[in-house]
RNA sequence: CCUGCAUCCAGACGGGAGGAGGGUAAGGCCCUGCGAAUCCCGGCCAACCGGCUUCGCGCGGUGGCAAUGCCUUUCGCUGCGGCGAAGCGAUGCGGA
Repeated sequence: CCUGCAUCCAGACGGGAGGAGGGUAAGGCCCUGCGAAUCCCGGCCAACCGGCUUCGCGCGGUGGCAAUGCCUUUCGCUGCGGCGAAGCGAUGCGGA
């Protein structure tokens, strides 16, 4: 990189370094010198796999801790508010 399945309107931030970006691209909208990305330390959340042992424990892996996956595209339905499906993407567990 390809592929199967599951989930994606719930949940969860402080400090230090850093110094202008970030929210995948584009557009919108938003966050950001009252300090972005990134790195480190600690904390927290609990979806998946594992462990313990019994339905709970964050113990290991992994993921996450602004906004629905921030919003958008296509098709169908619609009571015109939206709803469902597909697509794109993310994460996990498998496969080749």
Predicted 3D model of a 96-nucleotide RNA (SAM riboswitch aptamer (S box leader)) from a Planctomycetota bacterium. Lineage of the source: Bacteria > Pseudomonadati > Planctomycetota. The prediction has a mean pLDDT of 81.